[in-house]
Molecule: transfer RNA
Organism: Candidatus Pacearchaeota archaeon
RNA sequence: GGACCCUUGGUCUAGUGGUUUAUGACGUCUCUCUUACACGGAGAAGAUCAGCAGUUCGAUUCUGCUAGGGUCCA
Numbered sequence: 001g002g003a004c005c006c007u008u009g010g011u012c013u014a015g016u017g018g019u020u021u022a023u024g025a026c027g028u029c030u031c032u033c034u035u036a037c038a039c040g041g042a043g044a045a046g047a048u049c050a051g052c053a054g055u056u057c058g059a060u061u062c063u064g065c066u067a068g069g070g071u072c073c074a
Base pairs, nucleotide, nucleotide: 001073002072003071004070005069006068007067010026011025012024018057028044029043030042031041032040050066051065052064053063054062
């Protein structure tokens, strides 16, 4: 330098054009349980879906570019 893939709460992840609240697990916080801690039970907060532009009535989803990461080739 070229080709391909990935980027979604703090971490890992589901969803892959459709109206609503973007799913689950772990973690965090509150309450409960306990003499107390842990475990268990109930609830809550936490995401501008990497960024910019385009297509569309409508984009997390499709397209282009940019950024970061990975694999392969030279």